[in-house]
RNA sequence: GGGCGUGUAGCUCAGCCAGGCAGAGCAAUGGACUCUUAAUCCAUCGGCCGGGGGUUCGAAUCCCCUCACGCUCA
Numbered sequence: 001g002g003g004c005g006u007g008u009a010g011c012u013c014a015g016c017c018a019g020g021c022a023g024a025g026c027a028a029u030g031g032a033c034u035c036u037u038a039a040u041c042c043a044u045c046g047g048c049c050g051g052g053g054g055u056u057c058g059a060a061u062c063c064c065c066u067c068a069c070g071c072u073c074a
Stems, first nucleotide, its partner, number of pairs: 001073007010026004020057001028044005050066005
């Protein structure tokens, strides 16, 4: 340098193919329970989806450019 893949909540990931209110588990916080802790249960908090641009009434999703990381070819 070429090709492919990944990037979404603090962490692990789904959603993308086929555009239509951004989700789950864990963590955190508050509460219930308990002599206390843990476990369990309930609730809450948390991301303008790596960045920029384009298409569209509407983009995490489609297109282009770009960044980071991984695999691979040379």
Notes
A computed fold for a 74-nucleotide RNA from a Candidatus Kariarchaeaceae archaeon, annotated as transfer RNA. It matches the Rfam family "tRNA". About the family: Transfer RNA (tRNA) molecules are approximately 80 nucleotides in length. Rfam links the family to the GO term triplet codon-amino acid adaptor activity. The family's RNA type in Rfam is transfer RNA.